[in-house]
RNA sequence: GGGGUUAUAGCUCAGCUGGUAGAGCGCUUCCAUGGCAUGGAAGAGGUCAGGAGUUCGACUCUCCUUAACUCCA
Numbered sequence: 001g002g003g004g005u006u007a008u009a010g011c012u013c014a015g016c017u018g019g020u021a022g023a024g025c026g027c028u029u030c031c032a033u034g035g036c037a038u039g040g041a042a043g044a045g046g047u048c049a050g051g052a053g054u055u056c057g058a059c060u061c062u063c064c065u066u067a068a069c070u071c072c073a
C1' cells in the first nucleotide's frame, strides 16, 4: 500500500426483506426474610464509532473518515 471482518446500554451480545432499539449480567426502588444470600415486581440507562448521500422513513443501502483484528505484498 491492497483485500476481508468488526464498531449497538456500564459489560457480553442479538436485531430477519429498510418501518419508530432488545436480551442476559450489572445498577436503582419496592415486596417476601430478623439480616445476608435468594426469589418476585417495577424502573433508569442509547449521538446504533463519526460525517455525507438515497428514501415518506436508515442500526440496516451507498460513499468518505477513524479505531481494532486478520490476510496478502
Stems, first nucleotide, its partner, number of pairs: 001072007010025004019056001027043006049065005